[in-house]
Context: one part of a larger RNA
RNA sequence: GAUUAACGCUGGCGGUAUGCCUAACACAUGCAAGUCGAACGGGCUCUUCGGAGCUAGUGGCGGACGGGUGAGUAACACGUUGGAACCUACCCCGAAGUGGGGAAUAACUGGCCGAAAGGUUGGCUAAUACCCCAUAGUCUUAUACUCGUUAUAAGUAAAGAAUUUCGCCUCGGGAGGGGCCUGCGUAGCAUUAGCUAGUUGGUGAGGUAAGAGCUCACCAAGGCUACGAUGCUUAGCUGGAUCGAGAGGUUGACCAGCCACACUGGGACUGAGAUACGGCCCAGACUCCUACGGGAGGCAGCAGUGAGGAAUCUUCCACAAUGGGGGCAACCCUGAUGGAGCAAUACCGCGUGCAGGAAGACGCUUUUCGGAGUGUAAACUGCUUUUAUAGUUGAAGAUUAUGACGGUAAACUAUGAAUAAGGAUCGGCUAACUACGUGCCAGCAGCCGCGGUAAUACGUAGGAUCCAAGCGUUAUCC
Numbered sequence: 001g002a003u004u005a006a007c008g009c010u011g012g013c014g015g016u017a018u019g020c021c022u023a024a025c026a027c028a029u030g031c032a033a034g035u036c037g038a039a040c041g042g043g044c045u046c047u048u049c050g051g052a053g054c055u056a057g058u059g060g061c062g063g064a065c066g067g068g069u070g071a072g073u074a075a076c077a078c079g080u081u082g083g084a085a086c087c088u089a090c091c092c093c094g095a096a097g098u099g100g101g102g103a104a105u106a107a108c109u110g111g112c113c114g115a116a117a118g119g120u121u122g123g124c125u126a127a128u129a130c131c132c133c134a135u136a137g138u139c140u141u142a143u144a145c146u147c148g149u150u151a152u153a154a155g156u157a158a159a160g161a162a163u164u165u166c167g168c169c170u171c172g173g174g175a176g177g178g179g180c181c182u183g184c185g186u187a188g189c190a191u192u193a194g195c196u197a198g199u200u201g202g203u204g205a206g207g208u209a210a211g212a213g214c215u216c217a218c219c220a221a222g223g224c225u226a227c228g229a230u231g232c233u234u235a236g237c238u239g240g241a242u243c244g245a246g247a248g249g250u251u252g253a254c255c256a257g258c259c260a261c262a263c264u265g266g267g268a269c270u271g272a273g274a275u276a277c278g279g280c281c282c283a284g285a286c287u288c289c290u291a292c293g294g295g296a297g298g299c300a301g302c303a304g305u306g307a308g309g310a311a312u313c314u315u316c317c318a319c320a321a322u323g324g325g326g327g328c329a330a331c332c333c334u335g336a337u338g339g340a341g342c343a344a345u346a347c348c349g350c351g352u353g354c355a356g357g358a359a360g361a362c363g364c365u366u367u368u369c370g371g372a373g374u375g376u377a378a379a380c381u382g383c384u385u386u387u388a389u390a391g392u393u394g395a396a397g398a399u400u401a402u403g404a405c406g407g408u409a410a411a412c413u414a415u416g417a418a419u420a421a422g423g424a425u426c427g428g429c430u431a432a433c434u435a436c437g438u439g440c441c442a443g444c445a446g447c448c449g450c451g452g453u454a455a456u457a458c459g460u461a462g463g464a465u466c467c468a469a470g471c472g473u474u475a476u477c478c
Base pairs, nucleotide, nucleotide: 001477002476003475005474006473007472008471009470012350013349014348015347016346017345018343019342020308025306026305027304029303030302031301034061035060036059039058040057042055043054044053045052046051068261069260070259078185079184080183082181083180086178087177088176091174092173093172094171095170097168098167099133100132101131102130108123109122110121111120112119113118139155140154141153142152143151144150145148160166161165187233188232189231194224195223196222199221200220201219202218203217204216205215206214236258237257238256239255240251241250242249243248263284264283265282266281267280286297287296288295289294314340316339317338318337322336323334324333325332326331353383354382355381356380363374364373365372366371388415389414390413391412392411393410397405422467423466424465425464426463427448428447429446433462434461435460436459437458443450444449
């Protein structure tokens, strides 16, 4: 000098930030991801009989984003440089198409089982749900050659709703996003010296969106290592932050990028995309309900609770703005976000008055008793009103409209010095000294060291010094 700080004493205001570093400990309660009736049948309510509204279910899109945390990870995880064998919903550009038909099923209804969670069976029905046929020079595969937007053969599409339009299917391209490979860089320990059988390479096959021992069969015996393999310990990485003249050291809170994780371990499904936090299945630990047969749950989302700890906030307001999801839209949802609340936690700013006023009151301290200090300090006189209090007006942020913040910020008026100073230190380092008490006691202390009867070093008082709404102490880094 710095800090996500804590503790002690003290504490007026504003702005901007920041706020579980410990138990990736356990969690009561509420909320945090829905939306579309302009895909569909049904139900309910209202009706001016035209229709309007609400919606459990089928269906679509979105729940892979946004938000949290840093346990694991020493690794192509991250940073940076190149690369080729890939994918990409929504969006944009270009080209072509959107013809014909069919069978179900939920909801609903009847029966049954169960304490519940829920399940089972008969019957009915719709679609942008599902299936079949047709068409397609363009897409895929195979063959042929003159190797090309070639020819031939085989195969693969579609969905309607609405009346401003929105969709659906195929092909080519783009943008943005993602997967993969790679050179280099990125801790400690050698009191860790050898490690490795899918191991290293090949052939063939499988697999993937895609290259590859990625997987498998067979063959060969390789591969890494003192330029530190393997093992152990520690650790998310980076842009940055901080100290330093620099070299360099330390660090990775907040903000931004990437990675990993979501009670613990494992698994796949769906999907353009999955570590799938608020999806599914299995096992485990824990908690809860139970009619004992069986079920339910996962705050490392926002608040909040307990515990741990030196220590870290409100069970707040609003979708007005920005952004996201759905929708033609109106709009709905959004603990993202915007705000308010709490905390001197940090930084910055402001104030606690200003001027005059005695060779100098009182008090206190000290004294050589003459005096000296406190000290222009106070009183007193004049002035001002930042702030405060009360009142009036009152925004920008939003575009014709819509403002949570908020009657906030700000402006103006009135009142009146009025509401506002402490902490540490004073032996040297180190700015600042006397008196009394104590008597190696009580105590101080960062180092040197003070204290055993005249202590500038302990305690108190007066005075002084340094900082100041803070001041000291402790911890950590330079």